[in-house]
RNA sequence: AGAGUUUGAUCCUGGCUCAGAUUGAACGCUGGCGGCAUGCUUAACACAUGCAAGUCGAACGGGGGCAGUGAUGCUCUAGUGGUGGACGGGUGAGUAACGCGUAGGGAUCUACCUGGCAAUGGGGGACAACCUGGGGAAACUCAGGCUAAUACCGCAUACGCUCGCGAGAGGAAAGCGGGGGACCUUUGGGCCUCGUGUUGUCAGAUGAACCUACGUCCGAUUAGCUAGUUGGGAGGGUAACGGCCUACCAAGGCGACGAUCGGUAGCUGGUCUGAGAGGAUGAUCAGCCACACUGGGACUGAGACACGGCCCAGACUCCUACGGGAGGCAGCAGUGGGGAAUAUUGGACAAUGGGCGCAAGCCUGAUCCAGCAAUGCCGCGUGGGUGAAGACGGCCUGCGGGUUGUAAAGCCCUUUAGGUGGGGAAGAAGGGUGAGGGACGAAGAGUGUCUCACUUUGACAUUACCCACGGAAUAAGCACCGGCUAACUCCGCGCCAGCAGCCGCGGUAAUACGGAGGGUGCGAGCGUUAAUCGGAAUGACUGGGCGUAAAGCGUGCGUAGGUGGUAACGUUAGUCAGCCGUGAAAGCCCUGGGCUCAACCUGGGAAUGGCGGAUGAAACGGCGUAACUGGAGUGGGCUAGAGGACUGUGGAACUCCUGGUGUAGCGGUGAAAUGCGUAGAGAUCAGGAAGAACACCGAUGGCGAAGGCAGCGGUCUGGGGCCACACUGACGCUGAGGCACGAAAGCGUGGGGAGCAAACAGGAUUAGAUACCCUGGUAGUCCACGCGGUAAACGAUGAGCGCUAGACGUUGGACAGGUGACUGUUCGGUGUCGCAGCUAACGCGAUAAGCGCUCCGCCUGGGGAGUACGGCCGCAAGGUUGAAACUCAAAGGAAUUGACGGGGGCCCGCACAAGCGGUGGAGCAUGUGGUUUAAUUCGAUGCUACGCGAAGAACCUUACCUGGGUUUGACAUGUGGCUGGAUGCUGCGGGAAACCGCGGAGGCUUUCGAGGCUGCCACACAGGUGCUGCAUGGCUGUCGUCAGCUCGUGCCGUGAGGUGUUAGGUUAAGUCCUGCAACGAGCGCAACCCCUGUGGCUAGUUGCCAUCAAGUAAUGUUGGGCACUCUAGUCAGACUGCCUGUGAUAAGCAGGAGGAAGGUGGGGAUGACGUCAAGUCAGUAUGGUCCUUAUAUCCAGGGCUGCAAACGUGCUACAAUGGAGGGUACAGAGAGAUGCAAAGCCGCGAGGUAGAGCAAAUCCAAAAAACCCUCCCCAGUUCAGAUUGGAGUCUGCAACUCGACUCCAUGAAGCCGGAAUCGCUAGUAAUGGCGCAUCAGCUACGGCGCCGUGAAUACGUUCCCGGGCCUUGUACACACCGCCCGUCACAUCAUGAAAGCCGAUUGCACCCAAAGUGGCCAUUUUGGUCCCCAAGGUGUGGUUGGUGAUU
Repeated sequence: AGAGUUUGAUCCUGGCUCAGAUUGAACGCUGGCGGCAUGCUUAACACAUGCAAGUCGAACGGGGGCAGUGAUGCUCUAGUGGUGGACGGGUGAGUAACGCGUAGGGAUCUACCUGGCAAUGGGGGACAACCUGGGGAAACUCAGGCUAAUACCGCAUACGCUCGCGAGAGGAAAGCGGGGGACCUUUGGGCCUCGUGUUGUCAGAUGAACCUACGUCCGAUUAGCUAGUUGGGAGGGUAACGGCCUACCAAGGCGACGAUCGGUAGCUGGUCUGAGAGGAUGAUCAGCCACACUGGGACUGAGACACGGCCCAGACUCCUACGGGAGGCAGCAGUGGGGAAUAUUGGACAAUGGGCGCAAGCCUGAUCCAGCAAUGCCGCGUGGGUGAAGACGGCCUGCGGGUUGUAAAGCCCUUUAGGUGGGGAAGAAGGGUGAGGGACGAAGAGUGUCUCACUUUGACAUUACCCACGGAAUAAGCACCGGCUAACUCCGCGCCAGCAGCCGCGGUAAUACGGAGGGUGCGAGCGUUAAUCGGAAUGACUGGGCGUAAAGCGUGCGUAGGUGGUAACGUUAGUCAGCCGUGAAAGCCCUGGGCUCAACCUGGGAAUGGCGGAUGAAACGGCGUAACUGGAGUGGGCUAGAGGACUGUGGAACUCCUGGUGUAGCGGUGAAAUGCGUAGAGAUCAGGAAGAACACCGAUGGCGAAGGCAGCGGUCUGGGGCCACACUGACGCUGAGGCACGAAAGCGUGGGGAGCAAACAGGAUUAGAUACCCUGGUAGUCCACGCGGUAAACGAUGAGCGCUAGACGUUGGACAGGUGACUGUUCGGUGUCGCAGCUAACGCGAUAAGCGCUCCGCCUGGGGAGUACGGCCGCAAGGUUGAAACUCAAAGGAAUUGACGGGGGCCCGCACAAGCGGUGGAGCAUGUGGUUUAAUUCGAUGCUACGCGAAGAACCUUACCUGGGUUUGACAUGUGGCUGGAUGCUGCGGGAAACCGCGGAGGCUUUCGAGGCUGCCACACAGGUGCUGCAUGGCUGUCGUCAGCUCGUGCCGUGAGGUGUUAGGUUAAGUCCUGCAACGAGCGCAACCCCUGUGGCUAGUUGCCAUCAAGUAAUGUUGGGCACUCUAGUCAGACUGCCUGUGAUAAGCAGGAGGAAGGUGGGGAUGACGUCAAGUCAGUAUGGUCCUUAUAUCCAGGGCUGCAAACGUGCUACAAUGGAGGGUACAGAGAGAUGCAAAGCCGCGAGGUAGAGCAAAUCCAAAAAACCCUCCCCAGUUCAGAUUGGAGUCUGCAACUCGACUCCAUGAAGCCGGAAUCGCUAGUAAUGGCGCAUCAGCUACGGCGCCGUGAAUACGUUCCCGGGCCUUGUACACACCGCCCGUCACAUCAUGAAAGCCGAUUGCACCCAAAGUGGCCAUUUUGGUCCCCAAGGUGUGGUUGGUGAUU
């Protein structure tokens, strides 16, 4: 110090989440020791039991016990009396307050303590205890009688005291104890002395009370509160001031600087966190306050309205003889209850402190200790060294190894802590007794003090600490390992089980689930949960924002408030400086010291931003005084304008009415219909009426605060601008509340109503059409008056002032120059572009969103929601103010790249159009879906599956089914054992075969080991067309032979990214040219390659034959030749090269010449980055997984060919451009040795026979359409050929399921095909035949090739489909097959309303009224009475919570 998370990516805004520290904690797992701390945060719920406040006999009388003969002494204490129970201890309910904190004040009290002064004289009468009697269960109590005091009451005196102006008046007391020489004595004592006590008073100290200023939580959906209320003089009351109380008088007091009301809360020093400022908190310790079962009350006292006191009322509990009584753990323990949760019914007064006492001492759950709890902090330990064969085991593995790991074992050591035994502090100061010194004193009594000696006091405590013994012995876990965040693999599971703080993991290869190995972190702890601060600048004082992300009030006027020009003087409450007081202690910090260290304890210091006091300064701000003119305003002149209100008036148009002319339609729409019209519409002419709005000018224009304002004239009126001077003299700015204005729609009353037109009606459209379109049409729109108060009321930009480059328009003035057009300067307005600067970017840019100042308003994640409730306003509609529960991890802004659009521009393609021929209808073939089946093996499924894998399923193939066999296997490699009947050949039996069983002939190398090979057994392994193409390689399809896809460097941008690649032309093309912050380059395009079209050269057999010769019935048949054709090698040729035009002088384009070919000549091969998790695990390869007497392997038979209906692809047709018969001609390419096969002969034919020839320019080999001749004559035919019957041929082990072909016979549907749809732009379509692969044969009508004959059409790019480039919008990015809205149904959750019902709290009025103070009346006494008053009751309101059918 930051990080994760919105997106395909980016920047920003913004929320959520994490890492840190902390806790009086709790829970889970685990747990060795010690020190120091801490320990009911919940029910201020209820409490059994014990203890927590007594003490004094030196105040008093009495009584008991002990000792003594007794006097008496000692001891105990119920009562009187004194003092203390107002401290200490607990708790935080109440309290928002002078309660607390800080700083002050004056009108007060203060027991005990300290100091000063003075006094302590003399009397009296009672009441307890006790005795007697009585009542009661008890608690307790009544009556009579006796008695003491430091109890009570007077008398005297009283300087200081109180009252009073004064004179004067009033007011006290108590004794007790010790000792004693003189003197006195009633023998008690007086007296003296010491100590202590008492009284008065003055001071001090301590403590307490009161008052003031300032500070002290949330809510305005709490805005007004207050009658003792505010003040006064009088009286009362108090320790004391005071409405504290009473009567009277006045009418005040508080409040937006937040009164009152509601909610919550003890406050502080401090504590936690934080860099700080802050935020949160108020356990332990310390200060203050409040409370003591709940409420009220007083008494006593120095002090209380009193925790362990009293009285009353109430609730609760207990006792009771039912008459009546008792009680108060928020003291220490402890119990129940509540709760996630918090300890022992312990020891001691040894220390510290407190009460009483002269003292000894007594009391003390204050306190000091111990016990329990890892609750926290701190410290220690669980061993140290050595030890590689890197052991065993575990885990992983690419099988080599790696890791656990010096870890273990082994060897050598040590002994802290724990255990056993022994020793052993400090915490103790005092007290008592004795002796001595000095003080008071008459004193050697006595008292107190100091010193010495002796003696005595420890709960903790089996203490701390030290020593010895013994032995590695007794002691490690928890969480995590996808990113944030340190740490990785295997197995299991398979969107299941589960994880999760956020993002998110899991659907068969999960580093995210569970287990394991390993690792990381911390460690007697570790995690989780809860909570606080931090990070969060996410409430921003330090330190944020508001054009579009949340956020400028619709606009103005203006109150309070805030803020304010220039120069001067004065002043000093703001401000500043040093000083003084205070800021408790503890804590934090610094620095010493003590526990072995630390935590902890302790000494000193520093700090404590604050408050107060006094002194000084006067720049700034404030205030006062007197000035100034620059801000602001007033006067004068000029001026523009749809500024406003009222009132007149004008023309055009629409509609209606009247009349004329006139006839069949009008109107309306995409097309129609509703509607109007022969009762005369529409059209047209004339006249009239009414209402509303103002064409042209007109604008990028003007005015106004905004809303808004438009024919023309008049009246009244507001504001602005410019120019020049004069005047006032800061009069200014902003503006919470407030007031005013405020489009349209809407509301009220009354008018008005031509046109338009919500609602409504009808007609259309449509699947529907409560819409868009059409015909009508009412409110309304208009006027007057009133209400309403909202808009995307927008520049989504509050107002004012100042400062900060320019350029170009326009509007209103003024000035200067110019004859003029016009130009320049300046002020005010309104626009466009733009520098600096700002901004997340877009953009803004003197009209700021720049740089500053002043004031106001507003924002703080999305949804819920501008909703609910409440208040205010309104006639209503509604407006304004304005939440929460619940829910999500986002919601959003700007920009980027794509994709998409029934957006735009440009351009391609048999894409459409123009044509030709098809498909879809028929029959058959073939593939598919479906269905069937034992099986109909599997895959391919829009284009891009469907005559596809399959270039050929009768067996085989074959993967499927049924049945029968085999198990190291049909096939590969290796090891061990046995065998020697090798391999190979072959016979017989069973069987469908596989296979099983029985035989036969025959026979290896070597010198011994042994080798080779076969068979059998065992073991490693083989095998799998089993699964996953979504784990993969490779290959392929498709977009698409579309023109695109990228990179380096540079430049631009915060960035994604852009530029280049866009633009202007051009091309088939990102092809080329030009331009340009780009310059280059790569993969694609093109070219290079092959075939074909022309020619040359070379070569001349198997090809060819012009000339020569020979020969034949005939033929290049032969000699010969290589001229031609041809063959096959090489070369040439075409490049917009030439001309004209056009274009920009370019690239190119158009036309032309020449040429076999002309603008890539035609065709092929060639397929960029990528897309579709496209296809293929069944071609092969391959990870993982599964089977292993079976999912392997062999065999026979069957199936893949099954068939109601469906689809694709084809063939053949429907005929005369044809069919049939006959005749005749012309190819190319390719195949051929278990092969192609001729002639001849046989057969109608398939074919048979035969075998010439051919390893092939030689043979096979015949092309068919075409052409010629003839028949058919439009018909289900001399078309068509399905189907079926019969007879055959061929292949093959075998044609039944299930082959092809032939012949004879049969002769179906079909007469050109609905919606729809396919191919093709030239040697193409169409049409005709030929060949080849696979192959024994063939379901081939398929596929791949070849040649023959050989067209039509393209105006054109509006439309359909696909594509390319640029641009635009986007809320899409799985990318339009996207995204996404609402209703409805069901379930669940939260909230509002609701007839009401039930609580809590509070106001007012009244009734009744305990105890008690006080007043009054009586007093012989308990008394009587009145005011006030807790609780209670009645009535009526407010606030708030719960619940409620239903909604």

Background
Model confidence (mean pLDDT): 85 of 100. Predicted 3D model of a 1447-nucleotide RNA (small-subunit ribosomal RNA) from a metagenome. Its Rfam family is "Bacterial small subunit ribosomal RNA".